[in-house]
Context: one part of a larger RNA
Molecule: large-subunit ribosomal RNA, domain VI
Organism: soil metagenome
RNA sequence: CGCAGGAGAUUUGCGGGGAGCUGCCCUUAGUACGAAAGGGCCAGGGUGGACGAACCUCUAGUGUACCAGUUGUCCCGCCAGGGGCAUCGCUGGGUAGCUACGUUCGGCCGGGAUAACCGCUGAAAGCAUAUAAGCGGGAAGCCCACCCCAAGAUUAGAUCUCCCACUCCGCAAGGAGCUGAAGGUCACUCGAAGACUACGAGUUUGAUAGGCUGGGUGUGUAAGUCCAGUAAUGGAUUCAGCUAACCAGUACUAAUAGACCGUGAGG
Numbered sequence: 001c002g003c004a005g006g007a008g009a010u011u012u013g014c015g016g017g018g019a020g021c022u023g024c025c026c027u028u029a030g031u032a033c034g035a036a037a038g039g040g041c042c043a044g045g046g047u048g049g050a051c052g053a054a055c056c057u058c059u060a061g062u063g064u065a066c067c068a069g070u071u072g073u074c075c076c077g078c079c080a081g082g083g084g085c086a087u088c089g090c091u092g093g094g095u096a097g098c099u100a101c102g103u104u105c106g107g108c109c110g111g112g113a114u115a116a117c118c119g120c121u122g123a124a125a126g127c128a129u130a131u132a133a134g135c136g137g138g139a140a141g142c143c144c145a146c147c148c149c150a151a152g153a154u155u156a157g158a159u160c161u162c163c164c165a166c167u168c169c170g171c172a173a174g175g176a177g178c179u180g181a182a183g184g185u186c187a188c189u190c191g192a193a194g195a196c197u198a199c200g201a202g203u204u205u206g207a208u209a210g211g212c213u214g215g216g217u218g219u220g221u222a223a224g225u226c227c228a229g230u231a232a233u234g235g236a237u238u239c240a241g242c243u244a245a246c247c248a249g250u251a252c253u254a255a256u257a258g259a260c261c262g263u264g265a266g267g
Stems, first nucleotide, its partner, number of pairs: 001152001005163007015149004021049007033038001051106005059100004066093005071086006110144003117137004164266001166177004178264001183261004187203005208254003211250005218242002224237005
């Protein structure tokens, strides 16, 4: 820009993409078959491999915004307690998120038309012949079925709902005035959405983000004081103190005020 008014939702599916794999074991059954040795078709069940998707409950990894230990040095006047720097100084753990080595799930079933191949009826050609007319069976393959995209499918589809019913001048084209809907955007607070954009949640009729409160999780028993010991240190207060991204609650802070687009019934 188009889809012959504008808008918000929900859809159909032309068409396109993805997937499509397979081992072993058991039952049927030591049956059919076979002198024996051996050993099925068909059908059913179980368990794996590789591949793929989603997810983070478990396991594991990361986790330079969490906690603790510790070395050197400088600083906060000193002690104590802390801070900076040294690869995040090093080390031990670790929330959310993101991950796989983790978990769950997938390939199925079924229908249609067929290939090779196997048939029925059957003439030409009194026979024969699956073929000439006609009718069947038959594959991991083809079409559907399963998952995803999808009306720019210009053949531009469908359904539901919402909105707009002005005046004057002019023969007309057009001009002037009034009006500005439904809805959308900007702006602002944000996001398990994201390069930007887009998408999604909100903007006081409010839990969108921050803060605060409570909880959870992690770390592992803070500081101060007291006690024991000459002291290093240990013990008590104390399963303390601190605690990111997690879960709730709560308007304390910030989402203010507003602006713009979009018209007037539709070739």